[in-house]
Predicted 3D model of an 84-nucleotide RNA (c-di-GMP-I riboswitch aptamer) from Calidifontibacillus erzurumensis. The RNAcentral record of the sequence draws on Rfam. Taxonomically the source falls in Calidifontibacillus (Bacteria, Bacillati, Bacilli, Bacillaceae). The coordinates come from a structure-prediction model, not an experiment, and the mean pLDDT is 87.
């Protein structure tokens, strides 16, 4: 100097919820709020889940992502501190 790991010490994000706004919806920004995160930065590449507007279906039901979840996991990248 690197990498593994995670005491401490700077700091960081921000669950539900509440509002308003977008969207068929799941879900998403915004602002408040703080459940927890050592990558709970970032990436939808691989799974998993979630929704079905449209679509298939005689019909109902039920399927189907080009939607969507990175706070569901794993993979790629990129990054503060320096103690065992």
């Nucleotide at each position: 100097u690197u990498c593994u790991c995670g005491a401490a010490a700077u700091g960081g994000c921000a669950a539900a919820c509440c509002u308003a706004u977008c969207g068929a919806a799941a879900g998403g920004u915004a602002g408040g709020g703080a459940c927890g995160c050592a990558a709970a930065g970032c990436u939808a590449c691989g799974g998993g889940c979630c929704u079905a507007a449209g679509g298939u279906u005689a019909a109902a039901a039920a399927c189907u992502a080009c939607g969507g979840u990175c706070g569901c996991c794993g993979g790629g990248u990129u990054c503060c501190c320096g103690a065992a």